[in-house]
Context: one part of a larger RNA
RNA sequence: GGAUGAACGCUAGCGGCAGGCUUAACACAUGCAAGUCGAGGGGCAGCGGGGAGGAAGCUUGCUUUCUCCGCCGGCGACCGGCGCACGGGUGAGUAACACGUAUGCAACCUGCCCCUGUCAGGGGGACAACCCGCCGAAAGGCGGGCUAAACCCGCGUACAUGCCACCGGGGCAUCCCGGAGGCAGGAAAGGCUUCGGCCGGACAGGGAUGGGCAUGCGGCGCAUUAGGCAGUAGGCGGGGUAACGGCCCACCUAACCGACGAUGCGUAGGGGUUCUGAGAGGAAGGUCCCCCACACUGGUACUGAGACACGGACCAGACUCCUACGGGAGGCAGCAGUGGGGAAUAUUGCACAAUGGGGGAAACCCUGAUGCAGCGACGCCGCGUGAGCGAAGAAGUAUCUCGGUAUGUAAAGCUCUAUCAGCAGGGAAGAAAAAAGACGGUACCUGACUAAGAAGCCCCGGCUAACUACGUGCCAGCAGCCGCGGCAAUACGUAGGGGGCAAGCGUUAUCC
Numbered sequence: 001g002g003a004u005g006a007a008c009g010c011u012a013g014c015g016g017c018a019g020g021c022u023u024a025a026c027a028c029a030u031g032c033a034a035g036u037c038g039a040g041g042g043g044c045a046g047c048g049g050g051g052a053g054g055a056a057g058c059u060u061g062c063u064u065u066c067u068c069c070g071c072c073g074g075c076g077a078c079c080g081g082c083g084c085a086c087g088g089g090u091g092a093g094u095a096a097c098a099c100g101u102a103u104g105c106a107a108c109c110u111g112c113c114c115c116u117g118u119c120a121g122g123g124g125g126a127c128a129a130c131c132c133g134c135c136g137a138a139a140g141g142c143g144g145g146c147u148a149a150a151c152c153c154g155c156g157u158a159c160a161u162g163c164c165a166c167c168g169g170g171g172c173a174u175c176c177c178g179g180a181g182g183c184a185g186g187a188a189a190g191g192c193u194u195c196g197g198c199c200g201g202a203c204a205g206g207g208a209u210g211g212g213c214a215u216g217c218g219g220c221g222c223a224u225u226a227g228g229c230a231g232u233a234g235g236c237g238g239g240g241u242a243a244c245g246g247c248c249c250a251c252c253u254a255a256c257c258g259a260c261g262a263u264g265c266g267u268a269g270g271g272g273u274u275c276u277g278a279g280a281g282g283a284a285g286g287u288c289c290c291c292c293a294c295a296c297u298g299g300u301a302c303u304g305a306g307a308c309a310c311g312g313a314c315c316a317g318a319c320u321c322c323u324a325c326g327g328g329a330g331g332c333a334g335c336a337g338u339g340g341g342g343a344a345u346a347u348u349g350c351a352c353a354a355u356g357g358g359g360g361a362a363a364c365c366c367u368g369a370u371g372c373a374g375c376g377a378c379g380c381c382g383c384g385u386g387a388g389c390g391a392a393g394a395a396g397u398a399u400c401u402c403g404g405u406a407u408g409u410a411a412a413g414c415u416c417u418a419u420c421a422g423c424a425g426g427g428a429a430g431a432a433a434a435a436a437g438a439c440g441g442u443a444c445c446u447g448a449c450u451a452a453g454a455a456g457c458c459c460c461g462g463c464u465a466a467c468u469a470c471g472u473g474c475c476a477g478c479a480g481c482c483g484c485g486g487c488a489a490u491a492c493g494u495a496g497g498g499g500g501c502a503a504g505c506g507u508u509a510u511c512c
Stems, first nucleotide, its partner, number of pairs: 001512004006508005013383005020375001021341001026339003030336003035082003040079002043075002047073003050069008089294003099218007108211002113207007121155001123153003130145006161184004166179005190199003220266003227257002232254004237249003269291004273284004296317005319330004347373001349372003355369001356367004386416004396407004420453001423447004430439001456501005461482003467496005477484002
């Protein structure tokens, strides 16, 4: 000098764009953050409509009220489907194939989406809701009975798959691909319709996307850590998995890693990137993007195409809360917000209008993702606080050799302008076709009006740009280094003047 997610002191007019718990992965009140589909289904608790019956009022066909009927619009709860594995947060752990990069899988999976081919025949069954009964303070639970479906299960058929034997082709060692035959062997679902069709279902093959696994190389401190290791290293056989593998198991062998740094300890999420530097290099990994890991702590699996699952389940633990003491409930490292910690970091805001996501045929619903607004000079950038003329160099102030000198064209005064702020009028784009704008009466445009409302901070001994007066007297104090202060202090304090930067200026901390 540059830089910062900064903090502190003094000061502060406006706007744009970014960014804002670096500490306690500390504990959390409250609200919201994942639902949706009635065009899968049984139903009818609530709402609206319709119908039937009864009663009351009575303008005799209307109002009110009660009961019944799911008939219609719809729809809480329930069965079922898809989603909830995305999106959002955090950096605790992890020195590891976690990450980066380059390869391999002849050892693998892939819901929704796209393409191709074939099929959808015929049966059966259960469980919720509901009804009845019971237990419990509650959370909730138990028993009996009925029932639908795109729920569940057989049968037929079908090109998966397995085994047997045959033919052809290929390769990279185990092998791979294709064809025909026999045996075994697993399918399916309907709904809506304006009757044109649309949305779905099953199997197989291919694609796309996403993932899984393996390997080479690369990126840290300590040798004042030198030996480490028993499923350890390998083999045979098996189990398990989507798949390879000591992943797991039985048996056999006794190996395997290590000064090219094993093992141990400490520290740490990794990368794209960021800062600095002429570069080489050094340092950092906040915001944004990719990957990983985690979700009160530890463990486990279930469901599922996908999880060992932040707002799912079970068990154990710590903590908090409720309790009728028998037993229960909870998990903000989602968005706000609270306490605490700290030098320090924001609103319990608006909207789904846009973009994107989930569901749905759609209308639409949900979306603290997102779009916006709010707060704080925290940063960067832009603008303003006026412009021109104006010497009798006014007054005041400071200084003085008392003549003057400085402040200083500075002010006043005259002329002018209106950026920002304020007032008034108009007023968007953002929404591809109809509707739909949170932001927002915002941006922007126009008009009128007043120089009005808008400058501070640090420094002035040398480094280093900027000097005098007074006060103080090794005191009070200053200080980044050298060093100033003990009676003439350009170094302390105040004033005048000056220098620098400017809505900021200094200080502190850290990196180069």
Predicted 3D model of a 512-nucleotide part of an RNA (small-subunit ribosomal RNA, 5' domain) from an uncultured bacterium.
Its Rfam family is "Bacterial small subunit ribosomal RNA".
The full RNA is in RNAcentral, with records from ENA.
Model confidence (mean pLDDT): 88 of 100.